[in-house]
Description
The prediction has a mean pLDDT of 84. This is a predicted structure of a 78-nucleotide RNA (c-di-GMP-I riboswitch aptamer) from a Chloroflexota bacterium. Lineage of the source: Bacteria > Bacillati > Chloroflexota.
RNA sequence: CUCUCGAAAAGGCAACUCCAUCGCAAGGUGGGGCGAAAAGUCAAGCGUCUGCGCCGUGCAGAUAGACUGGCUGCCGAA
Numbered sequence: 001c002u003c004u005c006g007a008a009a010a011g012g013c014a015a016c017u018c019c020a021u022c023g024c025a026a027g028g029u030g031g032g033g034c035g036a037a038a039a040g041u042c043a044a045g046c047g048u049c050u051g052c053g054c055c056g057u058g059c060a061g062a063u064a065g066a067c068u069g070g071c072u073g074c075c076g077a078a
Stems, first nucleotide, its partner, number of pairs: 005076002013035001017032006034065001040071003044068002047063006
């Protein structure tokens, strides 16, 4: 220094829910802590959800804290 791993320390993130706001909706954003070491990021695949269709079984959107995967990353005990 790198990999694995996850003690400690520092720092971060923010489920659910309430209020406000954006959106037809799913859902997103902003103010409290359930939790997780990638709960950083990417909608590529799959799943789920929403809208429009339903001759075709498609088109558009959402979800990264549903899963797989890509890229990147703090610290340094055993």